[in-house]
Parts: sequence; structure tokens; C1' cells
RNA sequence: CCAGACGGUUGGGUGAUCGCGCUUGCCGGUUCGCCGGCGGGUGAGGAAAGUCCGGGCUCCACGGAAACACGGUGCCGGCUAACGGCCGGCGAGGGUGACCUCAGGGAAAGUGCCACAGAAAGCAAACCGCCGGACGUGCCCCUCGGGGAACGUUGGUAAGGGUGAAAGGGUGCGGUAAGAGCGCACCGCGGCCACGGUAACGGGGCCGGCAGGGUAAACCCCACCGGGAGCAAGACUAAAUAGGAGUGGUACCGGCGCCUUGACGCCGGAGGCGGGUUUCCGCGCCCCACUCGGGUAGGUCGCGCGAGGCGUCCGGCAACGGGCGUCCCAGAUGAAUGAUCAUCGCCCGCGCCGCGUGCGGCGGGGGUACAGAACCCGGCUUACAGACCGUCUGGCCGA
Repeated sequence: CCAGACGGUUGGGUGAUCGCGCUUGCCGGUUCGCCGGCGGGUGAGGAAAGUCCGGGCUCCACGGAAACACGGUGCCGGCUAACGGCCGGCGAGGGUGACCUCAGGGAAAGUGCCACAGAAAGCAAACCGCCGGACGUGCCCCUCGGGGAACGUUGGUAAGGGUGAAAGGGUGCGGUAAGAGCGCACCGCGGCCACGGUAACGGGGCCGGCAGGGUAAACCCCACCGGGAGCAAGACUAAAUAGGAGUGGUACCGGCGCCUUGACGCCGGAGGCGGGUUUCCGCGCCCCACUCGGGUAGGUCGCGCGAGGCGUCCGGCAACGGGCGUCCCAGAUGAAUGAUCAUCGCCCGCGCCGCGUGCGGCGGGGGUACAGAACCCGGCUUACAGACCGUCUGGCCGA
């Protein structure tokens, strides 16, 4: 210098004008609920997002424990309030490497499945092959004793070929009629032993000739975890109207009913009120006051001091924990946190000028992301114009 790996930071600055939410001081007004004016302070994020996981908090349910069902998690150790998160390891796979990826328990409890192809997919089987004996058929050679090849039947085998994602360990040597863990060496695998490690596991020794393939993000088994709903949780306050309970008062007539004798029910009449007024007909409605209690609109709280931020020291490889100091940092509810202009920064083209020819100066243009708190916190995931920093790896060059 080029190419790359990992981790982290940042997410435009300044000014002017207009405006918004919360809060606070003063002044004025007020029906005492608030309203107005002037001024001060403060006002989004690394993801506020998706609402995927875990917790705090709240209400509901519940005597404890266990079991069953359902859901989730799944190598080991640690961290944490907790987690499916994080850290450190182990194993497997990938990369020259820094490093990256992995739902990474159990297949000898049981069940299911293994498409197509293939002879055969779980219990062994033999399509093309390879090979021996016997029998049969016809043939060839001959020193007439035999010998040879072919085909068929029958048998041995699992080397080689072929199918497949996968075919009952792999490579090599020996062995054999041909073969085969049949024998041996190495690798793999299984069991046992001791060693190192907290453990996952690792390397080693001995034994075994190799055994019932794969699949559990198939059912299932094992271990562990989980009660449900969510701030529209929930609490307080509380109109108007209607309905409920009680007390008191007032009120026409007649009939009927009643375990309730009552402003109780039903039927009829009179009266009043309403539909603009009057008459007639028809229709609808018809005690009053006070008190209490429940619910609704509305209002208040929940709701901003917290598993809090920053700095520093200590312990720890780290995640993280502890001590000390310091700071107070949005709280809306049709939902504020904005808009415009100027200028600077950064990035990308264009034009002109200068020279040391790829830089400098000047002018003008375009772009400057993803996105928007709503009870809070810890994570994960996803989106993102750019800018910057650190550690490390590979290659090339120079000293």
C1' cells in the first nucleotide's frame, strides 16, 4: 500500500423569525373551577420499530406438595431479578488465516416414515458379474488314459459394476476356486481401566473382528422451566338523565284482586299537560321534596429516583459484581418535541482560472439516512445516508 476479519463510537453545527407540550416566577382578572400577559427552565432513539423472549408492577384465581395434560428449553461451566439473553470453554463443520456457523440430550423402551430409482430400504437380499462341484445338451483337441471351452439346471460369494441421500466399517497386504475381519497392520467403532480437567471432553493403555442403517425443527422418552390476563392493568372522585332503596308530605271517583292493605296491581270514568290555536273524535303522558347507595361521561392518580446515567478505583480472562464521587434527565392523551430562511461542515457531478498535471482557487447545482416515546426495565431481531476509532489476519514492497 492492497484485500479482509472482529469490536466499538457517532447519527450534523450555529444564528434569526414564527409556533407547540410540560413546569416554574411575577403581574392582572375571576363565577375560585381557572383564564390572560410577560419572563425563566426543559422537551425522542440507537433503534423510540417488530411486539419475539424474560422480568418489575397491577388485578383475578389458588391450602401445601406431587402427578396428569399442554407449551417451551436442551453440549459443559459461569453471569443475571429472569431469559430462548450474555460470557468463557468443549465438540462438529467451513476458511491459507484473522475468524465464522451449529434446535449440539436419547435411535438397544415402543411406534411411524425412508419418495423416485434399485434385486434389495431393515431383514436381510443378489440384477449384471466372479467362481467351484455335480448333472444334462451338443462341440473341439488328443499320446485314446483323458483334456478344453460354451449353454442350461443347481450351488458358493459380496471383490468389481449398476441404483440411491443412505446398501450390514475404510485402506493395504496376506489368503482363497472366487471371495469375505477369514487372518494381520493402520484408521474408525464398541467396552473396560487409570490419568488430566469442576465439567462438556481430551490424550493414553488393554480387550473385542465389528454388533439392531438413517430420521426425534416425526410421534415419543428423559431432564429442567411455566397459574391467567394485562396500564384500555388497576385505584380514587364523580355530573346530567334513567332506574333502585328509604323518609316525609300531598292527592279525584267507582269496581275487582291480595299469605304483602300499599303513591300496590288491573279495568272504567273525571281532570291536567303535549302535539301552533278553538270544537269534536282518536292518541300519548301524568305525584312532589329530601337523603342514601351502585354504575356511566368527565376529572385525578397509576406516571417518571430507576435492576438509573456518567466518572473513577477494586475483584474477575470475560459476561458481571462491589466501593466511592457526581447528576436528576420527556411525560403527551386527537396525542407536544415542529416549520421557514441564512450560513458552516460532509459527500457527488459541472464550469472557469492557475501551475509543479493531479492538485489548488473561484463560481454555481444536487444530496445529507432509518425513523417518532405512550407503564417501566433487560435482551433478541429488523431498518439505516454517511463519518470516525481500535485490535488482528493474508499478500506485496522498502529499511

A computed fold for a 399-nucleotide RNA from an Alphaproteobacteria bacterium, annotated as Bacterial RNase P class A. The sequence is in RNAcentral, with records from ENA. It is recorded under the gene name rnpB. It matches the Rfam family "Bacterial RNase P class A". Its family is annotated with ribonuclease P activity, dimeric ribonuclease P complex and tRNA processing in the Gene Ontology. The family's RNA type in Rfam is ribozyme. Model confidence (mean pLDDT): 76 of 100.